[in-house]
Molecule: transfer RNA
Organism: Minisyncoccia bacterium
RNA sequence: GCGCGGUUAGCUCAGGUGGUUAGAGCGCAACAUUGACAUUGUUGAGGCCAGGGGUUCGAGUCCCUUACCGCGCA
Repeated sequence: GCGCGGUUAGCUCAGGUGGUUAGAGCGCAACAUUGACAUUGUUGAGGCCAGGGGUUCGAGUCCCUUACCGCGCA
């Protein structure tokens, strides 16, 4: 340099053929339970989906571009 894959919550990851409110597990907080801790249960907080642009009535999802990570070929 070229090709492919990836970037969504603190972490690990889902998100069909674009469509009303973006989810799970773990973690975190509060409450219940306990003498206390752990476990368990309930509830809750936390994200404008890597940045920018475009298409569309509508984009996490499609297209272009930039950045970063991984793999492969030179």